[in-house]
The RNA shown here (c-di-GMP-I riboswitch aptamer) has 84 nucleotides and comes from Anaerocolumna aminovalerica. Rfam family: c-di-GMP-I riboswitch aptamer. Rfam links the family to the GO term cyclic-di-GMP binding. Rfam's curators write: GEMM was predicted in a large-scale screen for bacterial structured RNA regulatory elements. Its mean pLDDT, the model's own confidence on a scale to 100, is 84. The sequence is in RNAcentral, with records from ENA.

RNA sequence: UAUAUAAAGGGGCAAACUUAUCGAAAGAUAGGGACGCAAAGCCAAGGGUCUUCGUUUUUACAAACAUGACAGCCGGUUGCAUCA
Numbered sequence: 001u002a003u004a005u006a007a008a009g010g011g012g013c014a015a016a017c018u019u020a021u022c023g024a025a026a027g028a029u030a031g032g033g034a035c036g037c038a039a040a041g042c043c044a045a046g047g048g049u050c051u052u053c054g055u056u057u058u059u060a061c062a063a064a065c066a067u068g069a070c071a072g073c074c075g076g077u078u079g080c081a082u083c084a
Base pairs, nucleotide, nucleotide: 003084004082005081012037013036017032018031019030020029021028022027035072041077042076043075046074047073048070049069050068054065055064056063057062
């Protein structure tokens, strides 16, 4: 340095739910709260998933699309510690 993730130490993040706010919605932010996570750090111009105020089509149901969102879905990228 690279792979890998046993033990130990220092620690870190924070699901569901809930309160407030924003949003059409998905969802986001802050507080509480911990299901869990070796990257549950960062990246939305790779893949995938979600939403539908709006647009098109339809008698209607509904379908398709744009906008938007999700990194705790895969992926890319950076990093702490260290038996091997």